Model confidence (mean pLDDT): 83 of 100. Predicted 3D model of a 535-nucleotide part of an RNA (small-subunit ribosomal RNA, 5' domain) from a metagenome. The full RNA is in RNAcentral, with records from SILVA.
[in-house]
Context: one part of a larger RNA
RNA sequence: GAUUGAACGCUGGCGGCAGGCCUAACACAUGCAAGUCGAGCGAGAAAAGCCUUCGGGCCGAGUAGGGCGGCGGACGGGUGAGUAAGGCGUGGGAAUUUGCCUGGUAGAGCGGGAUAACCGUUGGAAACGACGGCUAAUACCGCGUACGCCCUAAGGGGGAAAGCGGGGGAUUUUUUCUCUUUGGAGAGAAGACCUCGCGCUGUCAGAUGAGCCCACGUUAGAUUAGCUAGAUGGUGGGGUAAAGGCUCACCAUGGCGACGAUCUAUAGCUGGUUUGAGAGGAUGAUCAGCCACACUGGGACUGAGACACGGCCCAGACUCCUACGGGAGGCAGCAGUGGGGAAUAUUGGGCAAUGGGCGCAAGCCUGACCCAGCCAUGCCGCGUGUGUGAAGAAGGCUCUAGGGUUGUAAAGCACUUUAAGCAAGGAGGAAAGGGAGUAAGUGAAUAGCUUACUUCUGUGACGUUACUUGCAGAAUAAGCACCGGCUAACUCCGUGCCAGCAGCCGCGGUAAUACGGAGGGUGCGAGCGUUAAUC
Numbered sequence: 001g002a003u004u005g006a007a008c009g010c011u012g013g014c015g016g017c018a019g020g021c022c023u024a025a026c027a028c029a030u031g032c033a034a035g036u037c038g039a040g041c042g043a044g045a046a047a048a049g050c051c052u053u054c055g056g057g058c059c060g061a062g063u064a065g066g067g068c069g070g071c072g073g074a075c076g077g078g079u080g081a082g083u084a085a086g087g088c089g090u091g092g093g094a095a096u097u098u099g100c101c102u103g104g105u106a107g108a109g110c111g112g113g114a115u116a117a118c119c120g121u122u123g124g125a126a127a128c129g130a131c132g133g134c135u136a137a138u139a140c141c142g143c144g145u146a147c148g149c150c151c152u153a154a155g156g157g158g159g160a161a162a163g164c165g166g167g168g169g170a171u172u173u174u175u176u177c178u179c180u181u182u183g184g185a186g187a188g189a190a191g192a193c194c195u196c197g198c199g200c201u202g203u204c205a206g207a208u209g210a211g212c213c214c215a216c217g218u219u220a221g222a223u224u225a226g227c228u229a230g231a232u233g234g235u236g237g238g239g240u241a242a243a244g245g246c247u248c249a250c251c252a253u254g255g256c257g258a259c260g261a262u263c264u265a266u267a268g269c270u271g272g273u274u275u276g277a278g279a280g281g282a283u284g285a286u287c288a289g290c291c292a293c294a295c296u297g298g299g300a301c302u303g304a305g306a307c308a309c310g311g312c313c314c315a316g317a318c319u320c321c322u323a324c325g326g327g328a329g330g331c332a333g334c335a336g337u338g339g340g341g342a343a344u345a346u347u348g349g350g351c352a353a354u355g356g357g358c359g360c361a362a363g364c365c366u367g368a369c370c371c372a373g374c375c376a377u378g379c380c381g382c383g384u385g386u387g388u389g390a391a392g393a394a395g396g397c398u399c400u401a402g403g404g405u406u407g408u409a410a411a412g413c414a415c416u417u418u419a420a421g422c423a424a425g426g427a428g429g430a431a432a433g434g435g436a437g438u439a440a441g442u443g444a445a446u447a448g449c450u451u452a453c454u455u456c457u458g459u460g461a462c463g464u465u466a467c468u469u470g471c472a473g474a475a476u477a478a479g480c481a482c483c484g485g486c487u488a489a490c491u492c493c494g495u496g497c498c499a500g501c502a503g504c505c506g507c508g509g510u511a512a513u514a515c516g517g518a519g520g521g522u523g524c525g526a527g528c529g530u531u532a533a534u535c
Base pairs, nucleotide, nucleotide: 001535002534003533004532006531007530008529009528010527013382014381015380016379017378018377019375020374021340026338027337028336030335031334032333035071036070037069040068041067049058050057051056078293079292080291087218088217089216090215091214092213093212096210097209101206102205103204104203105202106201107200109143110142111141112140118133119132120131121130122129123128149158150157151156163198164197165196166195167194168193171190172189176187177186178185179184219265220264221263226256227255228254231253232252233251234250235249236248237247238246268290269289270288271287272283273282274281275280295316296315297314298313299312318329319328320327321326346372348371349370350369354368355366356365357364358363385415386414387413388412395406396405397404398403419476421471422470423469424468425467429462434457435456436455437453438452439451440450441449442448479524480523481522482521483520484505485504486503490519491518492517493516494515500507501506
């Protein structure tokens, strides 16, 4: 000199952009952070409406909540404890898998038995159950079929599925309602078949994601020199999606190590950041990629994917409830609290945008995200007036008492109005998406669905937005450090080796440019200094 996730002291006008627990991976009150689907299924009367004698009843949108089932809770978000190599970075590799998505190909036939919800009885303080009975499915099971798929040397053997919704509609009247001349008519419901959309199953390929292996690189210590028994290799069995001592039986005795094994300490790694002319050093906040963790330790289940932050089981510590028998919990999600600390923010708004989950869709959910609040924490921009003005005013300081200086500085005069304030107008983030309509494609069809058009409708938390215009008035806005040398800037008074200063050299013992104050000056400026840290 540059830099910082900074802190402290004094001071403090506005805006834009960014950043904000580096310490206790300490403990957490409260609220929210992962749901969604009625176009998979059975059901369902709490609210609204109508009537009412105020007890209640009726109708019916099949609405809320609950249940079975599907998909998602493996993403997104947090933290850096552990980890020196099951990590990361770079470059290779073969023995794998991949829900949703894309493109092929072949199917989607016939049956069955349960079970929750619900009802009844009943246990418990609660959490939560037990028994009996009823019922459905895109839940579960069987048979059949299977080109391709798997096993096998071959012959041969093995393995699947689910429907739902929209539109048209022959037909059924022994089903429901209304009318009726009891012939029938109308409405509803069901419905072969056709068609469209969303799904379902096997398999091939793609895309994406994931698992695995190898090489090289990746902190310090030798006051750590030997380490190793599934240890190193082979054969065989098992296991995995998959190679492999991954595991087991048997056999052999190997394997690593001064090119630093083992042990110990420290540490998430990288793109980057910072400094430097570079080489290099230091570092790994924010943002992005990878890894690891989720109160501590262990375990598996489900699943395409986890050994799973807001899932399960066991053990432990801690906290809470209890009728003492037993139960409940996990902020290293967003806010917030206590504690620790020099130190780090709101128990805010919104799903309008972007993205994600579910859904045909409308939509619902989303503390991701977008915004707002707080903080000079940083960077950047702007302002605190401009011009004129010598009687060089007064006052202050100084003096050789003449003067000098503060100083065009002020006052005065003439102007301007940025920003802040008040008022009015007003983009863009949305020409999006959604709904309605029209046309084309599909189709027997003017349904339905898809695509296009943009004709109509109409969606903004921020927001009193940005921005523009108007109004009034210099009005509302300057400090901090330093002045012996390094180092830009000097005098007076006080003090008298005292009080004190100090980064180094060093100042102070009676004229101190070095202490304290004042005047003056110098440097930076909404900041300026100090401390800490790196180069």